[in-house]
Molecule: c-di-GMP-I riboswitch aptamer
Organism: Desulfuromonadales bacterium
RNA sequence: UCUCGAUCAAGCCAAACUCCUCGCGAGGGGAGGACGGAAAGCUUCGGGUCUUCGCUGGAAGAUAGCCGGGCCGCCGAG
Numbered sequence: 001u002c003u004c005g006a007u008c009a010a011g012c013c014a015a016a017c018u019c020c021u022c023g024c025g026a027g028g029g030g031a032g033g034a035c036g037g038a039a040a041g042c043u044u045c046g047g048g049u050c051u052u053c054g055c056u057g058g059a060a061g062a063u064a065g066c067c068g069g070g071c072c073g074c075c076g077a078g
Stems, first nucleotide, its partner, number of pairs: 002078004012037002017032006035065001041071003045068003048063006
């Protein structure tokens, strides 16, 4: 450096749900809470799904824990 994820060790994140809050909405943020996760770290580049506007083509937004890609990264094995 590349591939892999059994084992070791240190840890990390946090679904649903509840409360508060922001948003027309999908959904986001905070607190609690753990379903799970070897990138459930970051990034809309491509696709999917969802929302709003228009309805003629379409446009804007959400989802990274939907899939693929890109970037960074712990431990270990080869």